Source information: Predicted 3D model of a 168-nucleotide RNA (c-di-AMP riboswitch aptamer (ydaO/yuaA leader)) from an uncultured Verrucomicrobiota bacterium. Rfam family: c-di-AMP riboswitch aptamer (ydaO/yuaA leader). Gene Ontology terms of the family: regulation of gene expression and cyclic-di-AMP binding.

RNA sequence: AAUCGUUCGCGGCCUAAGUCGCACCGCCUUCCUACGGUGGGACCCGGGGGACCCAAGUUUGUGCCCUGUUGCACAAUCGGGGCGUAGGUGAAUCGGGAGACCGGUUUGCCAAGUCACUUCGAAGACCCAGCCCGUCAGCUAACCUCGUCGGCAUUUGGAAGGGCUUAC
Repeated sequence: AAUCGUUCGCGGCCUAAGUCGCACCGCCUUCCUACGGUGGGACCCGGGGGACCCAAGUUUGUGCCCUGUUGCACAAUCGGGGCGUAGGUGAAUCGGGAGACCGGUUUGCCAAGUCACUUCGAAGACCCAGCCCGUCAGCUAACCUCGUCGGCAUUUGGAAGGGCUUAC
């Protein structure tokens, strides 16, 4: 020095949201460095648009025949979509409405998501938002384009595995 075993201790979280370097400004008497701010760049990570092929809605009416638990065509009607886990289903209540229903609030259950190195499993807890496009976008190679914020702190037990460090 390397390898193996044992042993003490440690590892911040959500989110795509981090890393590297360049220039200028501030701070300092000056220089360098550190720190803070601004600008733009590269990479990592994340999102959107975008061919062939494939796929291509609800409801109502009419017509056709192959008479279908519906097929085809036409007309009307309901707008549609994105980021994100943030959906589904009851109850109560308020508003609109002739009604069917639509919207809001509260609450229960199911599902989805998070809980500190990773995975599995058990229990427990939290959460179940918000925002955007603007009549338009299915998938989608090439290609085009956008973002890289913000908010906080650590649940317990078991099994397996791994990283760094201390000692033997």